This is a predicted structure of a 1541-nucleotide RNA (small-subunit ribosomal RNA) from a Clostridiales bacterium. The organism belongs to Eubacteriales, within Bacteria. Its mean pLDDT, the model's own confidence on a scale to 100, is 83.
[in-house]
RNA sequence: AGAGUUUGAUCCUGGCUCAGGAUGAACGCUGGCGGCAUGCCUAAGACAUGCAAGUCGAACGAAGUGGCCCAAAGAAAGCAGAGUGCUUGCACGAAGCUGGACUUGGAUCACCACUUAGUGGCAGACGGGUGAGUAACACGUGGGUAAUCUACCCCUAGGACUGGGAUAACUAUUGGAAACGAUAGCUAAUACCGGAUAAUUCAUAGAAGGAUAACCUUUUAUGCUAAAAGGAGCUACGGCUCCACCUAAGGAUGAGCUUGCGGUGUAUUAGCUAGUUGGUGGGGUAAGAGCCUACCAAGGCAACGAUGCAUAUCCGAACUGAGAGGUUGAUCGGACACAUUGGGACUGAGACACGGCCCAAACUCCUACGGGAGGCAGCAGUUAGGAAUAUUCGUCAAUGGGGGAAACCCUGAACGAGCAAUGCCGCGUGAGUGAUGAAGGUCUUUAUGAUUGUAAAACUCUGUUGUAAAGGAAGAAUAGCUAUUAUAGGGAAUGAUAAUAGUGUGACGGUACUUUACCAGAAAGCCCCGGCUAACUACGUGCCAGCAGCCGCGGUAAUACGUAGGGGGCGAGCGUUAUCCGGAUUUAUUGGGCGUAAAGAGUUCGUAGGCGGUUUGUUAAGUCUAAGAUAUAAGCCCGAGGCUCAACCUCGGUUCGUCUUAGAAACUGGCAGACUUGAGUGUGGUAGAGGCAAGUGGAAUUUCUAGUGUAGCGGUUAAAUGCGUAGAUAUUAGAAGGAACACCAGUGGCGAAGGCGACUUGCUGGGCCAUCACUGACGCUGAGGCACGAAAGCGUGGGGAGCAAAUAGGAUUAGAUACCCUAGUAGUCCACGCCGUAAACGAUGAGUACUAAGUGUUGGGGUUACCCAGUGCUGAAGCUAACGUAUUAAGUACUCCGCCUGAGUAGUACGGUCGCAAGGCUGAAACUCAAAGGAAUUGACGGGCACCCGCACAAGCGGUGGAGCAUGCUGUUUAAUUCGAAGAUACGCGAAGAACCUUACCUAGACUUGACAUCCCUGGCGAAGCUAUAGAAAUAUAGUAGAGGCUAUCCAGGUGACAGGUGGUGCAUGGUUGUCGUCAGCUCGUGUCGUGAGAUGUUCGGUUAAGUCCGAUAACGAGCGCAACCCUUGUCCUUAGUUGCUAACAUUAAGUUGAGAACCCUAAGGAGACUGCCGGUGACAAACCGGAGGAAGGUGGGGAUGACGUCAAAUCAUCAUGCCCCUUACGUCCAGGGCUACAGGCGUGCUACAAUGGCUGGUAUAAAAAGACGCAAUACCGUGAGGUGGAGCAAAUCUCCAAAGCCAGUCCCAGUCCGGAUUGGAGUCUGCAACUCGACUCCAUGAAGUUGGAAUCGCUAGUAAUCCCGAAUCAGAAUGUCGGGGUGAAUACGUUCCCGGGUGUUGUACACACCGCCCGUCACGCCAUGGGAGUCGGUAAUACCCGAAGGUGGUAGCCUAACCUUUUAGGAGGGGGCCAAUUAAGGUAGGACCGGCGACUGGGGUGAAGUCGUAACAAGGUAUCCCUACGGGAACGUGGGGAUG
Repeated sequence: AGAGUUUGAUCCUGGCUCAGGAUGAACGCUGGCGGCAUGCCUAAGACAUGCAAGUCGAACGAAGUGGCCCAAAGAAAGCAGAGUGCUUGCACGAAGCUGGACUUGGAUCACCACUUAGUGGCAGACGGGUGAGUAACACGUGGGUAAUCUACCCCUAGGACUGGGAUAACUAUUGGAAACGAUAGCUAAUACCGGAUAAUUCAUAGAAGGAUAACCUUUUAUGCUAAAAGGAGCUACGGCUCCACCUAAGGAUGAGCUUGCGGUGUAUUAGCUAGUUGGUGGGGUAAGAGCCUACCAAGGCAACGAUGCAUAUCCGAACUGAGAGGUUGAUCGGACACAUUGGGACUGAGACACGGCCCAAACUCCUACGGGAGGCAGCAGUUAGGAAUAUUCGUCAAUGGGGGAAACCCUGAACGAGCAAUGCCGCGUGAGUGAUGAAGGUCUUUAUGAUUGUAAAACUCUGUUGUAAAGGAAGAAUAGCUAUUAUAGGGAAUGAUAAUAGUGUGACGGUACUUUACCAGAAAGCCCCGGCUAACUACGUGCCAGCAGCCGCGGUAAUACGUAGGGGGCGAGCGUUAUCCGGAUUUAUUGGGCGUAAAGAGUUCGUAGGCGGUUUGUUAAGUCUAAGAUAUAAGCCCGAGGCUCAACCUCGGUUCGUCUUAGAAACUGGCAGACUUGAGUGUGGUAGAGGCAAGUGGAAUUUCUAGUGUAGCGGUUAAAUGCGUAGAUAUUAGAAGGAACACCAGUGGCGAAGGCGACUUGCUGGGCCAUCACUGACGCUGAGGCACGAAAGCGUGGGGAGCAAAUAGGAUUAGAUACCCUAGUAGUCCACGCCGUAAACGAUGAGUACUAAGUGUUGGGGUUACCCAGUGCUGAAGCUAACGUAUUAAGUACUCCGCCUGAGUAGUACGGUCGCAAGGCUGAAACUCAAAGGAAUUGACGGGCACCCGCACAAGCGGUGGAGCAUGCUGUUUAAUUCGAAGAUACGCGAAGAACCUUACCUAGACUUGACAUCCCUGGCGAAGCUAUAGAAAUAUAGUAGAGGCUAUCCAGGUGACAGGUGGUGCAUGGUUGUCGUCAGCUCGUGUCGUGAGAUGUUCGGUUAAGUCCGAUAACGAGCGCAACCCUUGUCCUUAGUUGCUAACAUUAAGUUGAGAACCCUAAGGAGACUGCCGGUGACAAACCGGAGGAAGGUGGGGAUGACGUCAAAUCAUCAUGCCCCUUACGUCCAGGGCUACAGGCGUGCUACAAUGGCUGGUAUAAAAAGACGCAAUACCGUGAGGUGGAGCAAAUCUCCAAAGCCAGUCCCAGUCCGGAUUGGAGUCUGCAACUCGACUCCAUGAAGUUGGAAUCGCUAGUAAUCCCGAAUCAGAAUGUCGGGGUGAAUACGUUCCCGGGUGUUGUACACACCGCCCGUCACGCCAUGGGAGUCGGUAAUACCCGAAGGUGGUAGCCUAACCUUUUAGGAGGGGGCCAAUUAAGGUAGGACCGGCGACUGGGGUGAAGUCGUAACAAGGUAUCCCUACGGGAACGUGGGGAUG
């Protein structure tokens, strides 16, 4: 840093996807170790059990235990050593003496110590958890507090005097199941209360000074206000010290309130607000305030987004990114909020309080049914949910917190351990040498090679880790205690503070670490290998199974599926899934766009807002500079250091933002002043379909009246409906009525746009030009808003000639709800009022300035050079993806507005709003796809255009299609009817010839190394042939016979490798072939043009059969094709004359023979024709036209020759061949059968239908072939096919060998003397054989057929037509095929049309390329979604009812220790009760909003082969599209207006 994917290819637009990084992750496979981190993201669901907040006896009374006291009891231990065992040194060890623990009983309550329920103090508001709520001063950041509080702590000053009454504990009685109480009595305090004193406190009043929004400082007077004679230690008993207490000032810390700025989605939420906004009085709070209350006023907030709804803790930071940004808010740190849900206060310095209280609700538990108890979002743990998240662990050793004077206690904070590859980091699973390149595996061009692979084995070495053993930390500093010292004060002692020495404490943990020994031993997987993307082969599978992030793989040779071998990547992990950022400049501030790709509102005016000309002064808001404050720590970054390194940790440093102060004054802004060029006004001209109203006019259509006049008119491609003898159409005259204004008329004019067109008048808007008098920035744009706004449409009332949706009829058509025709209603017109949309387009917002030219036109001016304002065209630079645009910008810049962000769903749904309605405006989502799209390119195509060609049409001739037969095909049949060929380009095709064979098919019978080839082994004899027997034959047996071989070139047998296959795949192939097409095309090199695909060349003007040639030309050349070269034919010449020929001479029946070499002919070689010559046309060309000459004239005729390519065209059955398949059969042999079947259909032919003929007789003339397995003459026999016989000929010698024609005769238009099928009989020939199933002959029979519907074929001259002949194949078997000659026409005006082809151009939504693409209804499956009678649930309000606890206020009864007093009762005060307002939950009611379900219903999407049509793309067959209205199964059709895309 990019890549893949739209296309046949290209450029662009544009989405989708990938490669990177990250995570509190999860899942799959796998798993050696350590360090450091992290670990319920879901149900703020429910919770068993244990623990998480206590402490102080140095505040207090009390209780208990122990000690001290008495009695009993006497352990351990010590001294001691009788003795015992007996290895004379060990072991065991009794009595006795001392000792006094444990235990038991009692006494005393004086003292000491300890423990504790209670009173009291402090803490419990911290620490720990969670993120439900909250869009808010909740948070962040910077201020304010002169409007405030602050326990414990520090400092300063002062004080601490004097009294009193209770109460818990406890005791007694008593209620209750329990929780928990009730009554009576006793008692203490650092608990509670009164009084004194008191200030720099507070309150009130005043004075002085300062500042000013409210105030501050100093000072005077008056009044109010305090405490525990406490606790501990020491004492020389005087007191001292420490702790605690009270008042005041200050500090520190923490908190409250307030404020500027900042961070979110929705306008399909636009209005909200009655304590609401402000004032005054009062109340309230620590404190300001509608915080509360009474009264007064009517305000306050909002488009710079109020209010509502939805979502959401916020930040430091984390991830990502080049950055700007985007996303996130786990762990760590700060703040906030919450503690089952809701409300409330109490206590307190601090709470409206997680492990406190009261009430209400839900839930759970206990219960004796009366009533009670509870709150893990503390740590563990359970259950539920979930893809998913750990131990009911250890310790207070450290750090920190609470209490305490302290020891110490408490601490699930914390520190540690456990579990988990959840993450990051580190280490290891060995290292070196080692080629018979081992074996095995895999592949292979196959027994060769390659690869696995120095890999292994083998040898040498190391020991991280591991195992075992041994040693073994740091983290510990303390506090306290003991002792000493110092400091301050004191009379001293305790004590306070500090220091020194000693003592003293480790959960982790015998852990980290170190040493020694031992063994290569115990430790590698996961994903991928078509492209992106590093890495390829084999087998299996066969659109199956499967893969896939995107493109896409898989239908028998899959580098894409599965397996294996090999390879690539990462590595104790690797992949997948999910999510975020990136890539994505794909929301664009950095850094995008809007003519045609998505995108300029239909147009103007104008509000807010944004932006704004020249100049002077001032100010300092923006801006810039400097300093300061803050910006917690951690993190990031930089530099060091510590764990062996790293992760990790420690230390130091830099950086952002906000605020304050000071300064600068160029620019922007504010204020004050000036100017004239922007803008406007005035004056003088001027053009115009600008607008509105009234009036007037002529042409035309229609209708009516009257006349003339007669049979049609009208309409169409053609018709019909319609009108007309009741007189139409036509024509003449007159009248009526409505609508529109020909010519002028023009990329002419005017207008903001829509739009505006006869003439006249009136009213009226704007522009332009000239002038330069006036104002003095008055300007530009413009969210909302107002107004205008074609056509259609709507309402009311008129009007109605023509036209004309709907409708009716007629046509067309398969249908025709259309196109065409005849009618025809709304409407079109007018007035008034709505509607508010169009392809409302230049698909181009408005304004200003600048940037080459040329040319036309409109208006004005002018000195006739030109200038200004419009409107067009061509073009430079530039821009653009290209097309194009270009002073009328889509160029260069600025200002403002509108709009876009993949396609479809969809301009749809819902909601809102406007409208009488039709509908308009605003305007989504689910879901589906990997494209949709723009411009240009090359082709192909067009019922587009232009040019050209062809038996393509036309003009002709003859056929096919009808008949019979032949032949091929289909279909059917069959045991089999073998297989292939299928529009043209299959069908008398493969097949130049199926009775057997062929033969591939069927039935039956046989063989299995085989009918055929090679190799090996064994044996050696007797192979082929002939004969006989059995059999259908193959074959078998026997006989005869005697090839070849004899150590094996022959024969037989055997074994297995193999043979064999007309079995499959022509879509795996080679080769060959057909076709477009003998059409004139197809390409390349270099150069040039284009971003590119590509173009140019090859186009253009001529010309040609031709890309043939000439000329022009950014092209110049070249290749394959064309042509020519080849064969044949036409003329001549030369050479050569036999078997061919015969003019002259001779001869014969006959070129028969002599002779000849002239002719013909034969077959070799030449000549000839080249637009060469002439004339004309043409461009001085190429060429064409005409002519001459010539046998032939413009490639003379014919043939061979087939460019690049197309059709996955044909052929695996000619042959060859990969792969697959069969192997006693899908091979081989053999007999018979079949390929020859026969209802029907098709193709190609033959013969005919007759007189241009049939029949009979006579008669003339070929060419080209073939011939020994042959052709066969003369002769004879037979009616004939043919037979007998065999001259001649391996061929210019012999043979096969003509017919139509011509000359006569006959038939006389008939199913015939036409026609010959079919059938009967008799034969001939071939052949082993003629039944299935041959050809031919004779006699007899004598079918259909009388010229053929729609349609269709061939042919342009020696051609068609017609007539015979020959050959190949072949034993025999042509109407077929291939050749040959004979006779021998007609027609072509011409290129409009049909078909095919070529070139150019045009359109295209086609590229599998029109046999293309593609639209809509209907039917079926699936998916999401709207409506929906209703139904269920939720949220927030409103009104009313009820109203707990609580505090506040009020108050006749009841209760009452402290104080007072007139004294035994009152008072003050307090409590209870009651009342009032307030109020949570609850209830009722009607609405609002949100969501779920929902019979039925609407459209939408999607789905290899459903139905109906064919709307669009080509002029798409009626040009398409837009708005609107009506109609129709459906695409759609029609009317009106508009656009050109």